Source information: c-di-GMP-I riboswitch aptamer from a Planctomycetota bacterium, 103 nucleotides, folded computationally. The model forms 95% of the base pairs in the Rfam consensus. Rfam family: c-di-GMP-I riboswitch aptamer. Rfam links the family to the GO term cyclic-di-GMP binding. The organism belongs to Planctomycetota, within Bacteria.

RNA sequence: CCUCGAUAAAGGCAAACCAGCCGUAAGGCUGGGACGCAAAGCUUAGGACCUGUCGGCGACCAUGCGACCGCAUGUUAGCGCGACAGGCGGCCGAGCUGCCGAA
Numbered sequence: 001c002c003u004c005g006a007u008a009a010a011g012g013c014a015a016a017c018c019a020g021c022c023g024u025a026a027g028g029c030u031g032g033g034a035c036g037c038a039a040a041g042c043u044u045a046g047g048a049c050c051u052g053u054c055g056g057c058g059a060c061c062a063u064g065c066g067a068c069c070g071c072a073u074g075u076u077a078g079c080g081c082g083a084c085a086g087g088c089g090g091c092c093g094a095g096c097u098g099c100c101g102a103a
Stems, first nucleotide, its partner, number of pairs: 004101002012037002017032006035090001041096004046092002049087007056079002061074005
């Protein structure tokens, strides 16, 4: 120096949850709080996931045509297929930086 990471030392961060505020929402900020973390520091135009808008599909239903089967149109739940915008990054990956030093 590289890899690596201890019931070491000095410090650090802070999930869920709660309160206040912001946002249509996902979520964010501050304070409390600790499940965890050796990069849980920073960035992220990669992937996953989440939200919104628009488009697409579309049961049910309504209307019309039809003797029936059925067809057409409209719309809702829903799907999450596409585009755009956003979120997260403590899901995976990538880039940059960094404290300590037992085996």